This is a predicted structure of a 397-nucleotide RNA (Bacterial RNase P class A) from Verrucomicrobia bacterium Opi.OSU.00C. The prediction has a mean pLDDT of 76. Its Rfam family is "Bacterial RNase P class A". It is annotated as a ribozyme.
RNA sequence: UUCGGGGAGAAUGCAUUCGCUCUGAUUCUUGCAAUUGGAGAGGAAAGUCCGGACAUCACAGGGCAGGAUUCCUCACGAAAGUGAGGGCAUUUUUAGUUUAAGCUGAGAAUGACGGAUAGUGUCACAGAAAAUAGACCGCCUUGUAGGGUAAAAGCUGCAAGGUAAGGGUGAAAAGGUGAGGUAAGAGCUCACCGCCCUGAGGGUAACCAAUGGGGCAUGAUAAACCCAGUCCGGUGCAAGACAAAAUAGGGGAUCAGGGUGGCCCGCCCUUAGGUCCCGGGUGAGUCGCACUCCUUUUACAAGGAGAUCGGAUCGCGAUUUCGCGGUCUGAUAGAUAAAUGAAUGCACUUGUCCUUUUUAGGAUGAGACAAAAUCCGGCUUAAUCUCCCCUGAAAAC
Numbered sequence: 001u002u003c004g005g006g007g008a009g010a011a012u013g014c015a016u017u018c019g020c021u022c023u024g025a026u027u028c029u030u031g032c033a034a035u036u037g038g039a040g041a042g043g044a045a046a047g048u049c050c051g052g053a054c055a056u057c058a059c060a061g062g063g064c065a066g067g068a069u070u071c072c073u074c075a076c077g078a079a080a081g082u083g084a085g086g087g088c089a090u091u092u093u094u095a096g097u098u099u100a101a102g103c104u105g106a107g108a109a110u111g112a113c114g115g116a117u118a119g120u121g122u123c124a125c126a127g128a129a130a131a132u133a134g135a136c137c138g139c140c141u142u143g144u145a146g147g148g149u150a151a152a153a154g155c156u157g158c159a160a161g162g163u164a165a166g167g168g169u170g171a172a173a174a175g176g177u178g179a180g181g182u183a184a185g186a187g188c189u190c191a192c193c194g195c196c197c198u199g200a201g202g203g204u205a206a207c208c209a210a211u212g213g214g215g216c217a218u219g220a221u222a223a224a225c226c227c228a229g230u231c232c233g234g235u236g237c238a239a240g241a242c243a244a245a246a247u248a249g250g251g252g253a254u255c256a257g258g259g260u261g262g263c264c265c266g267c268c269c270u271u272a273g274g275u276c277c278c279g280g281g282u283g284a285g286u287c288g289c290a291c292u293c294c295u296u297u298u299a300c301a302a303g304g305a306g307a308u309c310g311g312a313u314c315g316c317g318a319u320u321u322c323g324c325g326g327u328c329u330g331a332u333a334g335a336u337a338a339a340u341g342a343a344u345g346c347a348c349u350u351g352u353c354c355u356u357u358u359u360a361g362g363a364u365g366a367g368a369c370a371a372a373a374u375c376c377g378g379c380u381u382a383a384u385c386u387c388c389c390c391u392g393a394a395a396a397c
Stems, first nucleotide, its partner, number of pairs: 001393002004390007012347007020040008028031001042369001046380002049378005054236004061265004066232005071086006087113001088111010114227002119225002121221003136167002138163009175193006194216001195214003201208002240287003250278006257269004291306005307332011348367008
């Protein structure tokens, strides 16, 4: 300097003018009026994916279906989930070792990482054959015909038998390397590796694994259906509560019906009143709703106490991160078709270029993504600038 990976911070500030929403005061021309005090959208507010608070449903009880989840340990957490470390697998970089296959060490990346001997399905095309899976080209033996020769052999064709080491196809082809052996070959035999069984010992565990035995591997795929383990009431602020108003006591269907997300059981309500459908009318308001309480005030504001979040500082504990407590300080919008804005100026952060005044000056750009709607914790997605750390590569000293 660069590829890759991880983490953190900021998300512009001030002033003036005009404008918008909420809240209070004053005024009078009583109007969506004027003047004036205070407040007014993020780190993701987005997606509406997961979990919860809260509200509600007289069963939330049992089962089926359905959904979520899946290596081990620890920490945080209400859960969801997040983080750290480890194991195994695959790919890959590098060093060592080996006849070779491979193995060992140090790194990086990825993993939706239980089960393929419960069952079902799939593996296109190519290829002889794709798991109840093999003979296209080959190689070898025998016979036979031709040809050739002094006689043969090599060569060509056919038939029978043997073979799966070599070649081809493919993502994948009946373990691999080497040696021996064979008519030619094959774990046929041997050594090593791999695989299966065993499992001293190590580890909290996932797992690793000495030794011994066996010529020996029932392919891959479950982000295919499925099986196993664990967990799971529903609906959702358009929840729900209150108030107000109105009539067409209209029409139809059904009956032991209705409620409990789907189905069954159970339980509860109702007993000609219920339930469902069509049609007509009324309402469109207030609360929920936005830190809490107290004092004062007409009221906002103000003051005090407390809550939550942020910053600074101190003390204690603690393995870094961190936790607990004290002090000081700052902050905490509430719309309902939906406000929170625009312009100007100065400054701030920063890229590039020029100059040399290098603590700088000048020119020219950039300042992204974007928008509260009951609230909180996460996940995912969008995208500007800066800083820090780690692995590898290259170059220079």